[in-house]
Context: one part of a larger RNA
RNA sequence: UGACGGGGGCCCGCACAAGCAGCGGAGCGUGUGGUUUAAUUCGAUGCAACGCGAAGAACCUUACCUGGGCUUGAACGUGCAGUGACAGCCGGUGAAAGCCGGUCUCCCUUCGGGGCAUUGUGCGAGGUGAUGCACGGCUGUCGUCAGCUCGUGCCGGGAGGUGUUGGGUUAAGUCCCGCAACGAGCGCAACCCUUGUCGCUAGUUGUAUUUCUCUAGCGAGACUGCCCGUAGCAAACGGGAGGAAGGCGGGGAUGACGUCAAGUCAGCGUGUCCCUUACGUCCAGGGCUACACACACGCUACAAUGGCCGGUACAACGGGUCGCGACAUGGCGACAUGAAGCUAAUCCCUGAAAGCCGGCCUCAGUUCAGAUUGCAGGCUGAAACCCGCCUGCAUGAAGGCGGAGUUGCUAGUAACCGUGGGUCAGCAUACCGCGGUGAAUACGUUCCCGGGCCU
Numbered sequence: 001u002g003a004c005g006g007g008g009g010c011c012c013g014c015a016c017a018a019g020c021a022g023c024g025g026a027g028c029g030u031g032u033g034g035u036u037u038a039a040u041u042c043g044a045u046g047c048a049a050c051g052c053g054a055a056g057a058a059c060c061u062u063a064c065c066u067g068g069g070c071u072u073g074a075a076c077g078u079g080c081a082g083u084g085a086c087a088g089c090c091g092g093u094g095a096a097a098g099c100c101g102g103u104c105u106c107c108c109u110u111c112g113g114g115g116c117a118u119u120g121u122g123c124g125a126g127g128u129g130a131u132g133c134a135c136g137g138c139u140g141u142c143g144u145c146a147g148c149u150c151g152u153g154c155c156g157g158g159a160g161g162u163g164u165u166g167g168g169u170u171a172a173g174u175c176c177c178g179c180a181a182c183g184a185g186c187g188c189a190a191c192c193c194u195u196g197u198c199g200c201u202a203g204u205u206g207u208a209u210u211u212c213u214c215u216a217g218c219g220a221g222a223c224u225g226c227c228c229g230u231a232g233c234a235a236a237c238g239g240g241a242g243g244a245a246g247g248c249g250g251g252g253a254u255g256a257c258g259u260c261a262a263g264u265c266a267g268c269g270u271g272u273c274c275c276u277u278a279c280g281u282c283c284a285g286g287g288c289u290a291c292a293c294a295c296a297c298g299c300u301a302c303a304a305u306g307g308c309c310g311g312u313a314c315a316a317c318g319g320g321u322c323g324c325g326a327c328a329u330g331g332c333g334a335c336a337u338g339a340a341g342c343u344a345a346u347c348c349c350u351g352a353a354a355g356c357c358g359g360c361c362u363c364a365g366u367u368c369a370g371a372u373u374g375c376a377g378g379c380u381g382a383a384a385c386c387c388g389c390c391u392g393c394a395u396g397a398a399g400g401c402g403g404a405g406u407u408g409c410u411a412g413u414a415a416c417c418g419u420g421g422g423u424c425a426g427c428a429u430a431c432c433g434c435g436g437u438g439a440a441u442a443c444g445u446u447c448c449c450g451g452g453c454c455u
Stems, first nucleotide, its partner, number of pairs: 007455007015445002019409005026300008034291002042053002064286007076124009088103006106115003126275002129273003135269002137264003140260001142258001147186006153162003166177003192252004197220007206212001223246001226240005302402001306361007318349003323342002327338004368399001373394007415437007
């Protein structure tokens, strides 16, 4: 000077408390450990690994295993030498890759050569091989916490201190006052995007319509500006008016100096080391999908605030030409056949669902729940055996609200409900968004966890 204390003081945060919904029990999905395996590729490992890299492993991907091949090589630059082709086509062999054989066979030229291709040879290749404890770049975390520093001056022999402490105040080192300090920088805040109100401009689209809704551009509006009170009459705080909105209006983007030799050599780049007829590369098949078990995160339930049947209402964000596909017909259905429109505010995806109205079920392992399995089909794709999704019929398992413990959330939030997109041929209970319905509770800061300031 820091860090630490089951030292003290002050103060924050869904940290506790108060509440609501869960997890921990069941079945299933996904990830991980472990075990197994020829291989079950690799990485991530307290918070901050475990629906993580992966925004989608049947082949491919793929890095792993087994087997079959190639060796200047699958892509590229270049020196020398040779050839005029290489490719394509045909045949053989083969699982394919590949190998063998056959056929076919360049262009320009000043004849010196040049271009192109290929063969041989040489130099470079190639490596998801090692090292994240050699690195760049990027990222996580403390933490959107309010801190971290500098110049000059002053103090101290020095490390260093002061400033940054103190009294108030704030979400904030925010601001005010005081003070051997006076200023300044990186952070805070503001400037940016979005949402809530209004005005102006424009109008492809929607609507019967100029209006309007909406779309997308510009602008206004909120500043403790006004009033009362508290305060040192400072910063500010409490209440009120007006207002769509009030004291940071809501949300987002934005992450200081640094910490963890944190993570990543498998995104990429890169030092060093290692492999070079193989640790490179091509191909077929298999594996990453195994299964006594253990954990993590989810989905679906255990029912009557429910299940089933019929009728009926209201969204938003988005996506679409190798695409979205209305509509018609066939099919119980998944879907199929034909096909209009749409390069889109125009057409399509696109019936939103919970809700509301009526009916049945009457507390039961049930008209709850749907695992598992059998059969029959549909779709994508060369190809669904290992190992996809969907439909119909049949089958109907565990499960009657879950021990110790533990998670999220303070408002249009939680919870419940559906819906779109990316990835993608196909495959979503995951992820990233969108709207609909819409709560309860917060006395308080003793305690648990994390953090800030002083001592």
The part of an RNA shown here (small-subunit ribosomal RNA, 3' major domain) has 455 nucleotides and comes from an uncultured bacterium. It matches the Rfam family "Bacterial small subunit ribosomal RNA". Its family is annotated with ribosome and structural constituent of ribosome in the Gene Ontology.